[in-house]
Molecule: SAM riboswitch aptamer (S box leader)
Organism: Chloroflexota bacterium
């Protein structure tokens, strides 16, 4: 790059350099000299790892009180590895339901606005090529 697999409505900068860019691309639609992005710095957050606890399960000890160990559960921590700090992932693109509307004498069908699910596509964390 590539495949598995969670998770993405919370949460976190009125700080110092810096100086025109960002929001993944693509269409919107916002963000930006009341100062982008990148860097420090400060903060946020329980994915992973490490800590506690464990009356649940498995194993091996036993002087039969019990120890040790795997697995599973639970618990506080930002100490260790990421990650994050506008807008749901800012909205859409495809599928399917729902409910409004054009059209039609009705209906199938289609247009078109609105909301639900779900998918694709990213982002991140573990694991594996």
């Nucleotide at each position: 790059c590539c495949c598995u697999u969670a998770u993405c409505a919370a949460g976190a900068a009125c700080g110092g350099c810096a100086g025109a860019g960002g929001g993944a691309a693509c269409g919107g639609c916002c963000c930006g000299a009341u100062g982008a992005a990148g860097c420090c710095u400060a903060g946020c957050a329980a994915c992973c790892g490490g800590u506690c606890u464990u009356a649940g399960u498995c194993c091996g000890u036993u002087a039969c009180g019990a120890c040790g160990g795997g697995c599973g559960a639970g618990a506080a921590u930002a100490c260790g590895g990421u990650g994050c700090u506008u807008a749901u992932u800012c909205c859409g693109g495809c599928g399917u339901c729902u409910g409004g509307u054009g059209c039609u004498c009705a209906g199938a069908u289609u247009g078109u606005c609105a909301g639900g699910c779900g998918a694709a596509a990213g982002a991140u964390g573990a694991g594996g090529g």